A computed fold for a 350-nucleotide part of an RNA from a metagenome, annotated as small-subunit ribosomal RNA, central domain.

Context: one part of a larger RNA
RNA sequence: CUGGGCUUAAAGGGUGCGUAGGCGGCUUUGCAAGUUGGGCGUGAAAGCCCUCGGCUCAACCGAGGAAUUGCGCUCAAUACUGCCGAGCUCGAGAGAGACAGAGGUAAGCGGAACUGAUGGUGGAGCGGUGAAAUGCGUUGAUAUCAUCAGGAACACCGGUGGCGAAGGCGGCUUACUGGGUCUUUUCUGACGCUGAGGCACGAAAGCCAGGGGAGCGACGUGGAUUAGAUACCCCGGUAGUCCUGGCCGUAAACGAUGAGCACUGGGUCGUAGUCCCCCUCACAGGAUUUCGGCCGUAGCGAAAGUGUUAAGUGCUCCGCCUGGGGAGUAUGGUCACAAGGCUGAAACUC
Numbered sequence: 001c002u003g004g005g006c007u008u009a010a011a012g013g014g015u016g017c018g019u020a021g022g023c024g025g026c027u028u029u030g031c032a033a034g035u036u037g038g039g040c041g042u043g044a045a046a047g048c049c050c051u052c053g054g055c056u057c058a059a060c061c062g063a064g065g066a067a068u069u070g071c072g073c074u075c076a077a078u079a080c081u082g083c084c085g086a087g088c089u090c091g092a093g094a095g096a097g098a099c100a101g102a103g104g105u106a107a108g109c110g111g112a113a114c115u116g117a118u119g120g121u122g123g124a125g126c127g128g129u130g131a132a133a134u135g136c137g138u139u140g141a142u143a144u145c146a147u148c149a150g151g152a153a154c155a156c157c158g159g160u161g162g163c164g165a166a167g168g169c170g171g172c173u174u175a176c177u178g179g180g181u182c183u184u185u186u187c188u189g190a191c192g193c194u195g196a197g198g199c200a201c202g203a204a205a206g207c208c209a210g211g212g213g214a215g216c217g218a219c220g221u222g223g224a225u226u227a228g229a230u231a232c233c234c235c236g237g238u239a240g241u242c243c244u245g246g247c248c249g250u251a252a253a254c255g256a257u258g259a260g261c262a263c264u265g266g267g268u269c270g271u272a273g274u275c276c277c278c279c280u281c282a283c284a285g286g287a288u289u290u291c292g293g294c295c296g297u298a299g300c301g302a303a304a305g306u307g308u309u310a311a312g313u314g315c316u317c318c319g320c321c322u323g324g325g326g327a328g329u330a331u332g333g334u335c336a337c338a339a340g341g342c343u344g345a346a347a348c349u350c
Base pairs, nucleotide, nucleotide: 004321005320006319007304008303012318014201015200016199017198021194022193023192025088026087027086028085030083031082033081034080035077036076037075038074039073040072041071042070049065050064051063052062053061054060091191092188093187094186095184096183097182098181099180103177104176105175106174107173108172109171110154114150115149116148117147118146119145120144121143125136126135162169163168206247207246208245209244210243211242215241216240222234223233258317259316260315261314262313263312266295267294268293269292270291272289273288274287275286276285299306300305323350324349325348332343333342334341335340
């Protein structure tokens, strides 16, 4: 390089936007670059292959042919690709009218619970566990009532419900704002798909600076358990968890399943619309589209399974894999404040 693959065996980039590139709907004019056919030139000789000949044969040698699948020039063809031009509407987008939603950002507000403070009642225990102890309590705890303060999270509704590209998003209200679906088919007229580099976003933990700190709680301490117990259980408790600004850029970032388009039997449930029927309305019913589940035919699959949300049948583009260990290590480069990230071997060994 060819070939074969990527749910679970090695292998889908965490996600999006997008540059170059690759690929690209229907009709048509022209050109003839790719493409196809003919002709001419060239493609040294020798060798290989075929035929004939010379050494008694053969090796070897001589002659002729074929081949040299290529390149150049020229004449022609125009289906396909390409280029120039003209048009179309089904792809894509825009408009109009509706709809659903924990989509995002900022500000404000709310109640339950918890902890603390102050005061009242009360008077001996509380707490905790398998059982205990450490701990708290006559300087009055626990319990209970009232008032105040604080921080964090939002019970029920809540749902294989919804939204978002992914990470993720859940009390209520307001402002600003992104995306989606349906109907109409009014407009533009291929404006599309993918996307190496690049840019942006990216849970938790961690880092820097400034705040905040109720509960929980790495570390460290104490009490137990135990042969030991650097744990599991218990009492306390620092970073952190929260906010603002900045960094980090990783996860079993999972559907372990890249994106887009087309096609290929069904059944059932939910979700958001539209239309029809019935009509006083609604339910029920029928049709159609969106998204989300379950079951299953063919097919596929090593099987488990998957099965119009494909892992089926095809096309386009990107990423990735090539025995286990060594190793996501060393080294170099690059990014980061650091922690470390990205890129990423070999010897050796089985």